[in-house]
Context: one part of a larger RNA
RNA sequence: UUGGGCGUAAAGAGCGCGUAGGCGGUAUUAUAAGUUAGAUGUAAAAGACUAGGGCUCAACCUUAGGGGAGCAUUUAAUACAGUAAUACUAGAGAGCGGUAGAGGUAUGUGGAAUUUCCGGUGUAGCGGUGGAAUGCGUAGAGAUCGGGAGGAACACCAGUGGCGAAGGCGAGAUACUGGGCCGCGACUGACGCUGAUGCGCGAGAGCGUGGGGAGCGAACAGGAUUAGAUACCCUGGUAGUCCACGCAGUAAACGAUGAGUGUUAGGUGUUGGGUGUGAUAGCAUUCAGUGCCGAAGGAAACCUAGUAAGCACUCCGCCUGAGUAGUACGGCCGCAAGGUUGAAACUC
Numbered sequence: 001u002u003g004g005g006c007g008u009a010a011a012g013a014g015c016g017c018g019u020a021g022g023c024g025g026u027a028u029u030a031u032a033a034g035u036u037a038g039a040u041g042u043a044a045a046a047g048a049c050u051a052g053g054g055c056u057c058a059a060c061c062u063u064a065g066g067g068g069a070g071c072a073u074u075u076a077a078u079a080c081a082g083u084a085a086u087a088c089u090a091g092a093g094a095g096c097g098g099u100a101g102a103g104g105u106a107u108g109u110g111g112a113a114u115u116u117c118c119g120g121u122g123u124a125g126c127g128g129u130g131g132a133a134u135g136c137g138u139a140g141a142g143a144u145c146g147g148g149a150g151g152a153a154c155a156c157c158a159g160u161g162g163c164g165a166a167g168g169c170g171a172g173a174u175a176c177u178g179g180g181c182c183g184c185g186a187c188u189g190a191c192g193c194u195g196a197u198g199c200g201c202g203a204g205a206g207c208g209u210g211g212g213g214a215g216c217g218a219a220c221a222g223g224a225u226u227a228g229a230u231a232c233c234c235u236g237g238u239a240g241u242c243c244a245c246g247c248a249g250u251a252a253a254c255g256a257u258g259a260g261u262g263u264u265a266g267g268u269g270u271u272g273g274g275u276g277u278g279a280u281a282g283c284a285u286u287c288a289g290u291g292c293c294g295a296a297g298g299a300a301a302c303c304u305a306g307u308a309a310g311c312a313c314u315c316c317g318c319c320u321g322a323g324u325a326g327u328a329c330g331g332c333c334g335c336a337a338g339g340u341u342g343a344a345a346c347u348c
Base pairs, nucleotide, nucleotide: 004319005318006317007302008301012316014201015200016199017198021194022193023192025088026087027086028085029084030083031082034080035077036076037075038074039073040072041071042070049065050064051063052062053061054060091191092188093187095184096183097182098181099180103177104176105175106174107173109171110154115149116148117147118146119145120144121143125136126135162169163168206247207246208245209244210243211242215241216240220236221235222234223233258315259314260313261312262311263310266293267292268291269290270289271288272287273286274285275284276283277282297304298303321348322347323346330341331340332339333338
C1' cells in the first nucleotide's frame, strides 16, 4: 500500500466556528472534458500463449499465427457524473405569531447556618475518640439571651426534570444578550453536509499582579495508633478555595459511542408545543426532547435496538503485538510547572 477496524479487545480529537478540499435535491435544454462503443496508428526484438519443425527425446533452438492493457488521432452515444443556462420547492435559511428553560454577562438585594467580637445570665467543665490525649476553660470557657462584623454557599421546591456545542449552569430582582421548540402553502430558491491548516471556548489543580479570607483545608506542628506510622483517627493550621485582570490548556473532558442525512415492529413513563374530541378529568393524534422494556437485525460476548452498536451514503479524526514510553531527542507553545508533536536500541 491493499484489506480490516475504532462502546468494553489497539483506536472518536474535550467542544465549537470555519478556510482549502471532498461530497451534494427535483425538472428541462445545450455541451461532450470524465464515461461508454467503434475505427486507425502505436504497443521493437526476446519472453509468455497456440500450431508446426530441428537436435534419437527433453531442456534448448527455430517458423508461423493469435492476443494485448496503455497512449495518440478520429467517429459516435448522452443514462450517470462535470460545465453552462433556465425553472422548481420536499433540503437549508429568513419572516410572522406563540412558547419552555439552573443558557450567558453585569449590578443591587435577602434569609438560614458557621466563625468571631461586645454585653447580660451563669459555673466547672468543654471538646474529641474505638478508647484517649494534644487543645480550650476560674484571667470565667462550654451552655443560653441580645447586639455587631465578615466571608462563602444558596435548605425545601428538586424530578433517569430543564438549559447549553462541550466544559458546565440551582436563593431572589433588574438590565443586556445567545440558542432551541411549535404553528403558519407568507418569502428566498440548493444558498447544503463535512471540515486538513487556522481561530475560539474549555472542570479542577497550578502560575503572575492586586484584593479578600467565615468555613474547609494540601504542606506543616502536635496528640494518638503501631514493631515502625513520614498514613488512616484527633487538635490546630499556611498556601489554596472567593473576587478582578492576565496566563495555563489538561481530566475516567465518558454515552469510554465524531458530525450529517435517509430508512427499519411495538409497548410504557416523562418534559415543551400543536390539532381533534370531550369541553374541570381525560382520550386520540402529531412534532421536538429525555428515560425504561423489547421485535427483526447486529454483536466474541456483555449488550445494543427510531437517542443503534441495525440497513446505507458523505466528510473528518484515529488504530496496526506487549514492554521500553506518552519516555528521549528536536521543533513549536509557556513566567514556571509543564503542554503538544513524538521515536529507537534492547527485551519478550
Description
This is a predicted structure of a 348-nucleotide part of an RNA (small-subunit ribosomal RNA, central domain) from an uncultured bacterium. The coordinates come from a structure-prediction model, not an experiment, and the mean pLDDT is 89.